Large-subunit ribosomal RNA, domain II from Bacteroidetes bacterium OLB9, 687 nucleotides, folded computationally. Rfam family: Bacterial large subunit ribosomal RNA. Rfam links the family to the GO terms structural constituent of ribosome and ribosome.
[in-house]
Context: one part of a larger RNA
């Protein structure tokens, strides 16, 4: 991991509910039991019992009523609809109850110290070499001791280090040679040492120089059988087909939040019969957008006016000052989800009329599933006008939706797959080539390869195309060249010095001019010195300045190699506006053909609608095995099965036929199921 066989809603109930079929019906019906008998899932006894024909009230009661009550109001629950038995079936009860699958719990059962921990009894072992403690003995040595030295002597959880036992580090090993080792290294090695044998102590128990260790590869409670199909709101799996509809992730409540219960949405029956929905009018309710605020409440700037409050002065009172702080008025602007004099459009109510040969509403009732959503877009609330955030509201999608288009890409954008089709049109989108279809017309624009369907500011710039508006200008503008820019004067004043040009003042003056500031900037210590305004020639037509738009620049930085999907593209294959054709989906039609559902018809058809689909619910099949009938079926002239082929049927699926097989097997009307496997890290073989 293939192969083959096995493997999950069963089945009992004199339990409940509804739903069809049947029987009898105001009455259904037996149960145990017994009897006949052609032994049939026959027939008859059998009224024990249950349902059902009356409710009501806690009762006593009472009765088409009755309870409450004083009530002959009023209100509750009742009458004024039929049941019961039996089969079948859906769904629930009780049971192990669709199956598989716990971690644990009991056990007034048991089985283990053959490993391993301690203990008990008897045995056994430790090469060599090292230090040399106590006492002894000699010799000095003391009044004697003590003490000193030398011999001797052999202690010790000394030391080194083999056998033993341990397991310190690194590497190998890691489907291993091994479910713990190898190799190298290293502790201990006369001890609390290692060992051999028998023996002892058992599960909330031993035993532990304590690691919750160890107790037979199993220890925060062994192992083995029962309780036991333990529980499992969890996970995982649940087997053939076609057809119809088809969700739901909301509220409430919950020891409740990955479970439920009730209701909301689905879907089958029944009933009602347009009651339902769309537009249109016409009436309402209402306080959001949106405005306003000398309309309230609050908040709030700038100005003005003034009470306080502050300063000044007094003993005090008067009085004064205010570029200070400020209430209330007053002008001028403005703000509020919890502010509102106003106030929409949408949206809701309600009446009407129209539109739908269509599709609902509503009710009663069988049977669900969902009660984790999520993505855009609008409207909000949090959050940072952060988030593929969070939480509402409303709408479309996904979810449960294929096709086309955004290069891939659940939600975007176009469109909702019954089937066939080598037929046509279009939709978003495209139309140079990959790659269907315009190298298509007009008229502009960009030079950045911008751009070419993802993203960029704030700033900045004689980049350029346009508009508006304004100055100058053939009485010569706007640049450029070429001369001129002078004098009182170095104004005054300050200074060391200040002369246009450090700095202060001024009537910033006057003269001579075509013109020239008591002076733009560069420069000097100060002078000079370049240069500007300002002005004449020169030259000959357009120069300035302000705002607004369009298109481009810089600004602009990400980790493997780039790049609009790609190649490429400059009057475009880019932007932008107009305009024609074309192309392009499972949409739409054309032809052909299935099913469903409505109306009409006896039928046969006609006419109209519809057939995406997850959970779901409903409906009709097909096949497998057994059984009762049935063809007085089939078969060694070859049955099941197996390996093909053809052919039917939307489909599980039949039929037919050829090889192979070598003895049993079908049809057709009924019935009953141990009835259909690709998945459960299924289960067992087997390769």
């Nucleotide at each position: 991991g293939c192969c083959u066989a096995c493997g999950a809603g069963u089945u009992g109930c004199u339990c409940g509910u509804c739903a069809c079929u049947g029987g009898c019906a105001a009455g259904g019906u037996u149960a145990a039991g017994g009897g006949c008998u052609u032994c049939a899932g026959g027939c008859c006894c059998g009224u024990a019992g249950c349902c059902g024909a009356a409710g009501c009230g806690a009762a006593a009661g009472c009765a088409a009523g009755u309870c409450u009550u004083a009530a002959c109001a009023g209100g509750g629950c009742g009458c004024a609809u039929a049941g019961u038995c039996a089969g079948u079936g859906g769904c629930g009860g009780c049971a192990g109850a669709c199956g598989c699958g716990a971690a644990a719990c009991c056990u007034g059962a048991g089985u283990g110290a053959u490993c391993u921990a301690a203990c008990c009894a008897u045995g056994g072992c430790c090469a060599g070499g090292a230090u040399g403690a106590a006492g002894u003995c000699c010799c000095g040595g003391u009044a004697a001791c003590a003490c000193g030295g030398g011999a001797u002597g052999g202690a010790g959880g000394u030391c080194c280090g083999a056998a033993c036992u341990g397991g310190u580090a690194g590497a190998c090993g890691u489907u291993g040679a091994a479910a713990a080792g190898u190799c190298u290294u290293c502790g201990g090695a006369u001890g609390a040492g290692c060992u051999g044998u028998g023996g002892u102590u058992a599960g909330g128990g031993g035993u532990g120089a304590a690691a919750g260790g160890c107790u037979u590869a199993u220890c925060a409670a062994a192992c083995u059988g029962g309780g036991a199909g333990a529980u499992a709101g969890c996970u995982c799996g649940u087997a053939c087909u076609c057809u119809c509809c088809g969700a739901a992730a909301u509220g409430c409540c919950u020891u409740u939040u990955g479970g439920g219960g009730c209701a909301g949405c689905c879907u089958c029956g029944g009933a009602c019969g347009u009651a339902u929905u769309g537009u249109u009018g016409u009436g309402g309710a209402g306080g959001u957008a949106g405005a306003g605020c000398u309309a309230c409440u609050g908040a709030u700037c700038g100005g003005g006016c003034u009470a306080g409050g502050g300063g000044c002065u007094u003993c005090a009172c008067c009085g004064c000052c205010u570029a200070c702080c400020a209430a209330a008025c007053c002008c001028g602007g403005a703000c509020a989800a919890a502010c509102u004099c106003c106030g929409a459009a949408u949206g809701c109510c309600a009446c009407a009329a129209c539109a739908u040969c269509a599709a609902u509403a509503u009710c009663c009732g069988g049977g669900a599933g969902u009660g984790a959503g999520c993505g855009c877009g609008c409207g909000g609330g949090u959050g940072c006008u952060a988030a593929g955030g969070u939480c509402c509201g409303u709408g479309c999608g996904c979810g449960a939706a294929a096709g086309g288009g955004a290069a891939a890409u659940a939600a975007c954008c176009c469109a909702g797959a019954c089937c066939a089709u080598c037929g046509g049109c279009u939709a978003a989108g495209g139309u140079c080539c990959c790659c269907a279809a315009a190298u298509g017309c007009a008229u502009g624009c960009u030079a950045a390869g911008u751009u070419g369907a993802u993203c960029u500011a704030a700033c900045g710039a004689g980049g350029u195309c346009g508009g508006a508006c304004u100055g100058c200008a053939u009485u010569g503008a706007c640049a450029g060249c070429u001369a001129g820019g002078a004098u009182g004067u170095u104004g005054g004043c300050u200074u060391g010095g200040a002369a246009g040009c450090a700095g202060c003042c001024a009537u910033c003056c006057a003269u001579u001019u075509a013109a020239a500031g008591a002076g733009u900037g560069c420069g000097u210590a100060a002078c000079a010195g370049c240069u500007c305004a300002c002005u004449a020639g020169u030259c000959g037509a357009g120069c300035g300045g302000u705002c607004c738009g369009g298109c481009g620049u810089g600004g602009a930085u990400a980790a493997u190699g780039a790049u609009c999907g790609g190649g490429c593209a400059u009057c475009a294959a880019g932007c932008a506006u107009g305009c024609u054709a074309c192309c392009g989906a499972a949409g739409c039609u054309g032809u052909g053909g299935g099913c469903c559902c409505g109306c009409c018809g006896c039928a046969a058809g006609g006419c109209g609608g519809g057939c995406g689909g997850u959970a779901g619910g409903a409906g009709a099949g097909c096949a497998u095995u057994c059984c009762g009938g049935u063809c007085u079926g089939c078969g060694u002239c070859g049955a099941a099965g197996g390996c093909g082929u053809g052919u039917c049927g939307u489909g599980a699926g039949g039929c037919a036929u050829g090889c192979u097989g070598g003895a049993g097997c079908g049809u057709c009307c009924g019935g009953a199921a141990a009835c259909g496997a690709a998945a459960a890290u299924g289960u067992a073989g087997g390769c």

The coordinates come from a structure-prediction model, not an experiment, and the mean pLDDT is 85.